[in-house]
RNA sequence: UACGCAUCGAGAGGGGUGGAGGGACUGGCCCAGUGAAGCCCCGGCAACCAUCCGACGGCCGUGAAGGCCGCGGAACGGUGCCAACUCCAGCCAGGCUCCAGCCAAAGCCCUGGGUAGAUGUGAC
Numbered sequence: 001u002a003c004g005c006a007u008c009g010a011g012a013g014g015g016g017u018g019g020a021g022g023g024a025c026u027g028g029c030c031c032a033g034u035g036a037a038g039c040c041c042c043g044g045c046a047a048c049c050a051u052c053c054g055a056c057g058g059c060c061g062u063g064a065a066g067g068c069c070g071c072g073g074a075a076c077g078g079u080g081c082c083a084a085c086u087c088c089a090g091c092c093a094g095g096c097u098c099c100a101g102c103c104a105a106a107g108c109c110c111u112g113g114g115u116a117g118a119u120g121u122g123a124c
Stems, first nucleotide, its partner, number of pairs: 001123001003122006013042005021031003025090004043082003048078002051074004056070005086116001091113005096107002101108001
């Protein structure tokens, strides 16, 4: 970083400091002086990378040893994360719907895909 890939409905918070903002952006809707952001300390979640374990499965190997992949497990390391589904929507398609009101080449609704974003990993 106008790049590739994977994941994003689960999970996990206290203290100190600080003082008004925060939830990327826009619109909503929320959170916040019963103290926001930021910073520090401690704790936790998860299991992407690394590491380790397996009496499991597949492949290579005549066999053993060993290796690779998958699956399961651990969690001392490297990130990340710890309000709300990535809080919801933002573009497209399909569905549904006209006795509260608005409204049908529409939409307050539902579903799917995409965009954007986030995190990891790789690449540059």